[in-house]
RNA sequence: ACACCAUCCAGAGCAGCUGAGAGAUCUGGCUCGACGACGCUGCAGCAACCAUCCGCGACACGCGGCACGGUGCUACCGCCAGGACCGAUGGAGG
Numbered sequence: 001a002c003a004c005c006a007u008c009c010a011g012a013g014c015a016g017c018u019g020a021g022a023g024a025u026c027u028g029g030c031u032c033g034a035c036g037a038c039g040c041u042g043c044a045g046c047a048a049c050c051a052u053c054c055g056c057g058a059c060a061c062g063c064g065g066c067a068c069g070g071u072g073c074u075a076c077c078g079c080c081a082g083g084a085c086c087g088a089u090g091g092a093g094g
Base pairs, nucleotide, nucleotide: 002093004091005090006089007088008087013043014042015041016040017039021032022031023030025083026082027081028080029079044074045073046072049070050069053065054064055063056062078086
């Protein structure tokens, strides 16, 4: 690469750099954006997928807690509707 499992209406922003598009893709809408969006970096935060640790336990590696570690995320329900062999993130394989 690829196939598998889980989740995707909760939550959480400031600064610096950059400079024109951005919200994955197609169609249609809606929205953000030179009062600087998107992106990158730093710091802060949110959450609790994984690991550690703690408790419970019907013993099902099940449930709950913690938040130092590995990721992730921090406009709008994956922005909305429809479409597609759709996408994203985590885990465990390979």
Molecule: SAM riboswitch aptamer (S box leader)
Organism: Pseudactinotalea suaedae